[in-house]
Context: one part of a larger RNA
């Protein structure tokens, strides 16, 4: 030099404190471990594995297991030999199919000195192919954690016999190794921070599909239609925020200030962006790769079954236990995506209903998926309830060859735990947390309660840093490297 202390001293950080809500108990949903199994395919495992790889396991996917085929093979290429058709389209016959076995129609192309040669295809042998086999402790790429933490180093100078130190320490100040001032250090690079998207205002261009104030015209009723360029909005370009002004402390950097002005004040919010480097962190199964190891099988078709088993245990969700609420009726308001193998009207038919037949708009700022919590009205009255809504019966719908293993949803019946959760424990400081519903993406369909992402309603507390956790600098101690 480091590490590391139940040493110190300073700072910080939903770390503790003060708050709201959760979990841990109950049913289900997923993942996971254990058992089981012909197989339950692999891989992630403290923090940094457990709604993770999976942004869709019925068949495919798939990599497992059982059985059935073919072996130059599904795909790719070189050479040699043989053939002209081969392949393609129809059909039979075994079979689960793959696949053998046959039968039938079809009948090659280009150059040519007519001797051939080339091209395409098939068979045969060979050179090879393939391999989700095995090492992530041989690797590349990519990530995940300290961590958006404030660190991480360099030249040249000087100090040191060296290892190394010094710059980087001190004092102040910062969200910051962010600056100030100081000084054998002067200067500089990765990092911070600023350019970058987006969001909140305000001007200018523009005015369709958006919009509709004043004119006119129309209608049961609408911006419906002539027409505007004002709102409103849509997207290009400007403007604005910089302790700038102002009092106040201070050498300065800089702090306070219910200050002015302002839409917005002291990183305005929010993303993107993650230094040196730690954990032989993950990852050979995305993908690339060195080596080893299989080659009538560890490659490779196909069926079916299997990833969906369940005595148990763990993680992470959903849904409740109710009156701030349920159930019925009627009103009311969004943003952000998505649509042609496609999304479908506020249309008409037929069903209680998922849905179906139709009719009609939209390649969409045009049409159209499209909101709930909220509001009013009636009801129910503290119970296992008109709470739950598990599980099971039966009967339909839709999606695919097919929904028995193992799909979603409708309708009727059934209605189980559960009365607020033990130690212990997570999240969050603002449009945050709590709540409520839309969308997307994979997707024929979906096991979506999961992710990604939009919006409405919309809080409550921070006295303070002694204490727990984790980090930043300094120092100090040490039989540790």
């Nucleotide at each position: 030099u480091g590490a590391c202390g139940g040493g110190g001293g300073c700072c910080c950080g939903c770390a503790c404190a003060a708050g709201c809500g959760g979990a841990g108990g109950a049913a289900c949903a997923u993942g996971u471990g254990g058992u089981u199994u012909a197989a339950u395919u692999c891989g992630a495992u403290g923090a940094u594995a457990c709604g993770c790889g999976a942004g869709g396991a019925a068949c495919c996917u798939u990599a497992c297991c059982u059985g059935g085929g073919a072996u130059u093979g599904a795909a790719a290429u070189g050479u040699a030999u043989a053939g002209g058709a081969c392949a393609g389209g129809g059909g039979a016959u075994g079979g689960a199919a793959a696949c053998a076995u046959u039968c039938u129609u079809u009948u090659u192309c280009u150059c040519u000195u007519c001797g051939g040669a080339g091209a395409c295809u098939u068979a045969u042998a060979u050179g090879u192919a393939g391999g989700u086999g095995c090492u992530g402790c041989a690797u590349g790429g990519u990530u995940g954690u300290c961590g958006u933490c404030a660190g991480c180093u360099c030249g040249u100078g000087c100090c040191g016999u060296g290892a190394g130190g010094u710059g980087u320490c001190g004092g102040c100040u910062u969200a910051a190794g962010u600056g100030c001032c100081a000084u054998a250090a002067c200067g500089a690079g990765c990092g911070c921070a600023a350019c970058c998207c987006u969001u909140a205002u305000c001007g200018u261009u523009a005015g369709u599909u958006a919009c509709u104030a004043g004119c006119a015209g129309g209608u049961a009723g609408u911006g419906c239609u002539g027409a505007g360029g004002a709102c409103u909005c849509u997207a290009g370009c400007g403007a604005g925020a910089c302790u700038g002004c102002c009092g106040u402390c201070g050498u300065a950097a800089g702090g306070c200030g219910a200050g002015a002005g302002g839409a917005a004040g002291g990183u305005g919010g929010g993303g993107a962006u993650g230094a040196c480097g730690u954990c032989a962190a993950a990852u050979c199964a995305g993908c690339a790769c060195g080596g080893c190891c299989c080659u009538u099988a560890u490659a490779u078709c196909c069926a079916g079954g299997g990833c969906g088993a369940c005595a148990c245990a763990c993680g992470u969700g959903u849904u409740a236990c109710a009156a701030u609420g349920g159930u019925g009726a009627g009103g009311a308001c969004a943003a952000a995506g998505g649509g042609u193998a496609g999304c479908u009207a506020g249309c008409c038919u037929g069903g209680u209903g998922a849905c179906a037949g139709g009719a009609u708009g939209c390649c969409a700022a045009u049409c159209u998926c499209c909101a709930a919590a909220c509001c009013u009205c009636a009801u129910c009255u503290c119970a296992g309830u008109u709470c739950g809504g598990a599980u099971c019966g039966a009967a339909g719908u839709c999606u695919g060859c097919a929904a028995c293993u193992c799909g979603a949803c409708u309708u009727c019946g059934u209605g189980a735990a559960g009365c607020u959760g033990g130690a212990u424990u997570c999240g969050c400081u603002a449009g945050u947390a709590a709540u409520c519903g839309c969308g997307c993406a994979u997707c024929a369909g979906c096991c979506a309660u999961g992710g990604c992402g939009c919006g409405g309603u919309g809080a409550a507390u921070a006295c303070g840093u002694u204490c727990c956790c984790g980090g930043g600098c300094c120092u100090u101690g040490u039989a540790c490297a």